Predicted 3D model of a 96-nucleotide RNA (c-di-GMP-I riboswitch aptamer) from Candidatus Anammoxibacter sp. Of the family's consensus pairs, 80% are formed in the model. Its Rfam family is "c-di-GMP-I riboswitch aptamer". Rfam describes the family as follows. GEMM was predicted in a large-scale screen for bacterial structured RNA regulatory elements. The prediction has a mean pLDDT of 76.
């Protein structure tokens, strides 16, 4: 230097849950807390996966004709997920 990953040392992160905050939702952000992670750094134009505003349709109120208003079902831009899995980058130690 590559590789590999200890019952090594210094350290790091931060799952569930609870509050707060914030979105159409799923999520995100804070704050306690500590499941567990050698990449649990970062990266959404690689695959998965979650949501489902708007809009279609039905149905019930309302309706003079619309228009509106609830609920339910379709499909799906989009949003998100990096601790789902993989690519590539780049990072501390230095045992066998």
């Nucleotide at each position: 230097c590559c590789a590999c990953g200890a019952u090594a040392a210094g350290g790091g992160c931060a799952a569930c849950a609870c509050c707060u905050u914030a979105u159409a939702a799923a999520a995100c952000a804070g704050g306690u807390g500590a499941c567990g992670c050698a990449a649990a750094g970062a990266u959404a134009a690689g695959g998965g996966u979650c949501u489902a505003c708007c809009a279609g349709u039905u149905u019930a109120c309302a309706a003079a004709u619309a228009a509106g208003u609830a609920a339910a079902u379709u499909a799906a831009a989009a949003g998100a997920u990096a601790g789902c899995c993989a690519u590539a980058c780049u990072g501390c130690c230095g045992a066998a």